A computed fold for a 363-nucleotide RNA from an Anaerolineae bacterium, annotated as Bacterial RNase P class A. Of the family's consensus pairs, 99% are formed in the model. Its mean pLDDT, the model's own confidence on a scale to 100, is 76. Rfam family: Bacterial RNase P class A. Rfam's curators write: Ribonuclease P (RNase P) is a ubiquitous endoribonuclease, found in archaea, bacteria and eukarya as well as chloroplasts and mitochondria. The family's RNA type in Rfam is ribozyme.

RNA sequence: CAGGUUGACCAGGCGGUCGCUCCGCUGCUCCGGCAGCGGGGAGGAAAGUCCGCCCUCCACAGGGCACGGUGCUGGCUAACGGCCAGGCGGGGCAACCCGACGGAAAGCGCAACAGAGAGGGGUAUUGCCCUGCGCGAGCGGGGCGAGGGUGAAACGGUGGUGUAAGAGACCACCGGCGCGGGCAGUGAUGUCCGCGGCCAGGCAAACCCCACCGGGAGCAAGGCCAAGCAGGCGCAUUGGGGCGGCCCGUCCCAUAAAAAGCGCCGGGUGUGCUGCUCGACUCCGGUUGGUAACGGCCGGGGCAGAUAGAUGAUCGCCGCCCCGCAAGGGGAACAGAAGGCGGCUUACGAGUUGACCUGAACA
Repeated sequence: CAGGUUGACCAGGCGGUCGCUCCGCUGCUCCGGCAGCGGGGAGGAAAGUCCGCCCUCCACAGGGCACGGUGCUGGCUAACGGCCAGGCGGGGCAACCCGACGGAAAGCGCAACAGAGAGGGGUAUUGCCCUGCGCGAGCGGGGCGAGGGUGAAACGGUGGUGUAAGAGACCACCGGCGCGGGCAGUGAUGUCCGCGGCCAGGCAAACCCCACCGGGAGCAAGGCCAAGCAGGCGCAUUGGGGCGGCCCGUCCCAUAAAAAGCGCCGGGUGUGCUGCUCGACUCCGGUUGGUAACGGCCGGGGCAGAUAGAUGAUCGCCGCCCCGCAAGGGGAACAGAAGGCGGCUUACGAGUUGACCUGAACA
């Protein structure tokens, strides 16, 4: 200098004029509100609604089934399907990145084409060996599955013994698997030793088995006030109703024909107030524990609350980027809270900056 990997920051600044919204104070008021002063007012994703929770209700409190979610180990967190570190597997020269990562000897099942054959304990394509017949080509019987072919993948590999020819049939070494141990580690796992010819593929983002987790519904939840109307039908064997579906259990109502309750149809009321923002909150500095995520302590600062839904318009100067010698000209993305928070995912202009990898050159 070039290419790449990975993290952090920013998302224009200052001033003036008019306009919007919230809070506080003061004054006025025809009680609807108005005026003045002071202070605050959209994001890194506010988006998606994919997860987790806070909060609220289902009167109280459970157990089980079904259903759903997660799936290596350890840690962080209020929790999570998130984050950090590690293990194993895969990609990359590397820095790094990805993982849908429990189980295939519990069961059931799936696999196109090619191929003899794709999970059985057998089969045999091209072939090899023995034998009978035949002048010969070849035909019949028996044995083999080592070599070749097909395929993504074919019942372990190399070398030998053995055989009619072969084959873990047997042997040595290696690989895988099973059993039993040693060492390191919290653990996943790694490594070493011994025994055993045991050699029994793939798919579980197939059903399934195993472990762990999970009541339901949601701010249009819920609470308060005001105002107003029109009811009708149905429900049972002493039962009816609530607790997501079902069961157990439990609670409420009722005691002979009805209430309570439930279900269906229909009508009416304001489009009121609250919930609504001080928290598992966020930022900075110091210190401390930890590899890290993150945590403890001390000090300082910050905080939108709308509801037909709030920061817009305009002027000036400066800053940033591009073209240009200059003057000057042009440009600036994705995009607006709706109860709140922690994540993930997606969209994105211009720029600042740290660390690391690879290549080339120079010293």
The RNAcentral record of the sequence draws on ENA. It is recorded under the gene name rnpB.